[in-house]
RNA sequence: AGCACCGCCAUGCAAACCGGAAGAGAUUCCGGGACGCAAAGCCACGGAUCCCAGCCGCUGUUUGGGGAUGGCGGAAGGAAAGCCGGGUUGCCGUU
Numbered sequence: 001a002g003c004a005c006c007g008c009c010a011u012g013c014a015a016a017c018c019g020g021a022a023g024a025g026a027u028u029c030c031g032g033g034a035c036g037c038a039a040a041g042c043c044a045c046g047g048a049u050c051c052c053a054g055c056c057g058c059u060g061u062u063u064g065g066g067g068a069u070g071g072c073g074g075a076a077g078g079a080a081a082g083c084c085g086g087g088u089u090g091c092c093g094u095u
Base pairs, nucleotide, nucleotide: 004094005093012037013036017032018031019030020029021028022027035082041088042087043086045085046084047083049079050078051077055074056073057072058071059070060069061068062067
């Protein structure tokens, strides 16, 4: 320097759940907590998944009407890297 990740050492992350905060929501952030993880570091590029306040269309209820409120669908948008694949960087030790 290269390759590999069965075990060991150092180092690191932190599921569920609980408390607080943000959001319409998925979810995120902070603290506690450890189910797990050798990329459970980083990137929404592909597939799958989740959200739908507001916008557009159809429609129910209500109303004199304006309006209010519910359901379904659509485009946009959002979430998630601890679902799978891909990209990218990389710690310790051993061979």
c-di-GMP-I riboswitch aptamer from a Candidatus Fermentibacterota bacterium, 95 nucleotides, folded computationally. Its Rfam family is "c-di-GMP-I riboswitch aptamer". Rfam describes the family as follows. GEMM was predicted in a large-scale screen for bacterial structured RNA regulatory elements. The organism belongs to Candidatus Fermentibacterota, within Bacteria.